This is a predicted structure of a 268-nucleotide RNA (Bacterial large signal recognition particle RNA) from a soil metagenome.
[in-house]
RNA sequence: CCGUGCUAGGCGGGGUGCUAGCGGUACUCUGAACCCGCAAUCCGCUCUAGCGGGGCUGAAUUCCCUCCCGAGGGGUCCAGGCCCCGGGGUCAGCGCCCUGUCGGUGGUGUUGAUGGUUCGGUCCCGCUGCGAUGGAGACCCGUGAACCAGGUCAGGUCCGGAAGGAAGCAGCCUUAAGCGGUCACCUCCAGGCGCGGCGGGGGCGCCGUACCGGAGCCACCCGGCGGCGGCAGCGCCUCGGGCACCGAGCUCGACGGAGGGUGCACGG
Numbered sequence: 001c002c003g004u005g006c007u008a009g010g011c012g013g014g015g016u017g018c019u020a021g022c023g024g025u026a027c028u029c030u031g032a033a034c035c036c037g038c039a040a041u042c043c044g045c046u047c048u049a050g051c052g053g054g055g056c057u058g059a060a061u062u063c064c065c066u067c068c069c070g071a072g073g074g075g076u077c078c079a080g081g082c083c084c085c086g087g088g089g090u091c092a093g094c095g096c097c098c099u100g101u102c103g104g105u106g107g108u109g110u111u112g113a114u115g116g117u118u119c120g121g122u123c124c125c126g127c128u129g130c131g132a133u134g135g136a137g138a139c140c141c142g143u144g145a146a147c148c149a150g151g152u153c154a155g156g157u158c159c160g161g162a163a164g165g166a167a168g169c170a171g172c173c174u175u176a177a178g179c180g181g182u183c184a185c186c187u188c189c190a191g192g193c194g195c196g197g198c199g200g201g202g203g204c205g206c207c208g209u210a211c212c213g214g215a216g217c218c219a220c221c222c223g224g225c226g227g228c229g230g231c232a233g234c235g236c237c238u239c240g241g242g243c244a245c246c247g248a249g250c251u252c253g254a255c256g257g258a259g260g261g262u263g264c265a266c267g268g
Base pairs, nucleotide, nucleotide: 001268002267003266004265005264006263009057010056011055012030013029014028015027016026020046021045022044023043024042034054035053036052037051038050063261064260065259066258067257068256072252073251074250078247081243083242084241085240086239087238088237089236090235093234094233095231096230097229098227099226100225101224102223103222104221105219106218107217108216115212116211117210119208120207121206122205123201124200125199126198127197128196129195130194131193133190134189135188136187137186140181141180142179143178149174150173151172152171157166158165159164
């Protein structure tokens, strides 16, 4: 070194849970890796840690050890997480507002802009004209006097010799005072009603006339430049609290990869 036959070993592993602890059944992640019996109100063991029975493979691609990778799981923690809440700061980042200036667009303007002067109006007070409104009165209608209103006055009364006269109640009629009604016309009165007139006052603004003067004025959408202006809305900084989905770190860790190690007997 080769051949033959054996033995150790291997024939899945991990996590959670349960447990004093270990393993199994259970759940779960990987992987493809025997069979039968026991087992979650558990089953079997004791750091040598499933028990009992059987089968296959077998000293190396297959067994053992170390390292690397890393599916997946766990539970705890948090200066990190483009997450949430609250407080503070920052306008030297973004955004918004205000303001100054320049430009653009549109309208208007030599049939005269902005502006200036003057005179007026709007405003206040007083007095008025007309109207409206409200009230009152008058006119008109009705009613209305036992007697102290009128006319006519039956009956009756009085004067007269008579003829005739006189006063006069009731009734009737018409009225006064009073009472009631009244659309319009008329008169008077009233005032935070309306439109005017006259006078006085006032005068920031707005409107108008006339004159002077000679080119701008207005609008709002847009754009540029500026402001030791404003707003804490966004962003940024910081403090505190929360979430554990994302994120960070810790832990266990399959599969896979690399390296190393490891028997016995016989024969050649």
The model forms 82% of the base pairs in the Rfam consensus. RNAcentral holds the sequence, with entries from MGnify.